[in-house]
RNA sequence: AUAAAAACUUUCUAGGGUUCCGCCUUGUUAGGGUCUGGUCCGAGAGAAAGUGCAAAGAAUGAUUCUUUGUCCACGGAGGGAUAAAAGCCCGGGAGAU
Numbered sequence: 001a002u003a004a005a006a007a008c009u010u011u012c013u014a015g016g017g018u019u020c021c022g023c024c025u026u027g028u029u030a031g032g033g034u035c036u037g038g039u040c041c042g043a044g045a046g047a048a049a050g051u052g053c054a055a056a057g058a059a060u061g062a063u064u065c066u067u068u069g070u071c072c073a074c075g076g077a078g079g080g081a082u083a084a085a086a087g088c089c090c091g092g093g094a095g096a097u
Base pairs, nucleotide, nucleotide: 007051008050009049010048011047012046015041016040020038021037022035023032024031025030052070053069054068055067056066057065058064059063072092074095078090079089080088
């Protein structure tokens, strides 16, 4: 100095708060997340599945099928969105090694 499919989707988890529901308080129309929860948000560095991609092989008119692989990854502060917050987004960023 530096490439990459280091791709995408779904479901879920760690985690997260407080619009709605529930719960609690109350002067009855407000307050409380310093309420276990349901809804909700949710991982590049968490999980599973699927699609895709790559290689090899088999059959084939087009093409389809099978197997294997898809590794690794320490990380702020600050800012942004939403009702709000966060392992969300900026971001596999700055930086460190």

Predicted 3D model of a 97-nucleotide RNA (Guanidine-I riboswitch aptamer) from Sporosarcina luteola. Its Rfam family is "Guanidine-I riboswitch aptamer". Gene Ontology term of the family: regulation of gene expression. The source organism's lineage runs through Bacteria, Bacillati, Bacillota, Caryophanales and Sporosarcina. The coordinates come from a structure-prediction model, not an experiment, and the mean pLDDT is 85.